Overview
Model confidence (mean pLDDT): 76 of 100. Predicted 3D model of an 82-nucleotide RNA (ZMP/ZTP riboswitch aptamer (pfl RNA motif)) from Litchfieldia alkalitelluris.

[in-house]
RNA sequence: AGGGCUAUGUGCAACUGGCGAAAAACGGAUAACCGUAUGGGAGCACAUAGUAUCGAUUCAGCCGUUCGCCUGGGCAAGAGGU
Numbered sequence: 001a002g003g004g005c006u007a008u009g010u011g012c013a014a015c016u017g018g019c020g021a022a023a024a025a026c027g028g029a030u031a032a033c034c035g036u037a038u039g040g041g042a043g044c045a046c047a048u049a050g051u052a053u054c055g056a057u058u059c060a061g062c063c064g065u066u067c068g069c070c071u072g073g074g075c076a077a078g079a080g081g082u
Base pairs, nucleotide, nucleotide: 003054004051005050006049007048008047009046010045011044012043015040016039017070018069019068020067021066022065025036026035027034028033061075062074063073
C1' cells in the first nucleotide's frame, strides 16, 4: 500500500468414480465411464472492512454423505520452459 493476512458479500468454478456395509438414487454401457436427480465443493476474480509490517501453525497440503479397499482427476505451493 496498489502487496500479505483475516472476515463478509457477489459472481465464476474444475472435480463429484468402482465395489462392499448402513435406509443410501434412476437409466445405459462395461471395467472404476456417460446422462439425469439430490447433496457437496477446493479454488479463482471483484468489492468492502480490519490489520501497520505480517506472527504462529503447516511442510507427506486441500476438494467429492459416513467407514473400508481401490481408481482417476482438479486446485494451491515450488522448479523449469515457451
Rfam family: ZMP/ZTP riboswitch aptamer (pfl RNA motif). The literature on the family includes a 2015 paper in Chem Biol by Trausch et al., "Metal Ion-Mediated Nucleobase Recognition by the ZTP Riboswitch". Its family is annotated with one-carbon metabolic process and regulation of purine nucleotide biosynthetic process in the Gene Ontology.